[in-house]
Formats: sequence, structure tokens, C1' cells
RNA sequence: GACCCCGUAGCUCAGUGGUAGAGCAUCUGACUUUUAAUCAGAGGGCCGCAGGUUCGAUCCCUGCCGGGGUCACCA
Repeated sequence: GACCCCGUAGCUCAGUGGUAGAGCAUCUGACUUUUAAUCAGAGGGCCGCAGGUUCGAUCCCUGCCGGGGUCACCA
């Protein structure tokens, strides 16, 4: 340098055009002698960034940024 994959909650991930979700973690309450465990609830998101297509974009297209992989180049 070329190509491919990935980027969504604090972490690990799902969702792939029509109101953004789960588990764990955090907080609150219940239970418990206490801790842990268990149960119930709550908070937490510019869906990497910027454009485009569309009635409508996390999803499709383009560019860029970051991470990973394969190949090539130099030595």
C1' cells in the first nucleotide's frame, strides 16, 4: 500500500430498514444474625465520526478515525 472483518450501556455481546435490547457490573428495596446468595425495581446509549439514499437508517452507499487479519513492498 491492496483486500477482508469488527466498532451498539462500565464489560461481554444480540438486534441488520419501522419506538435500541440481554447477561454481568452499579444503585435502591425485600429477604437474611452478618456477608454472600436469591428476588423485585431503577439508572446508564449523539449505535466510532461526517455526509448521502429513503416517508423513515444502528441496519443500505461514500469518505474518514480506531482495532484485528491476509497478502504485497522495502530491508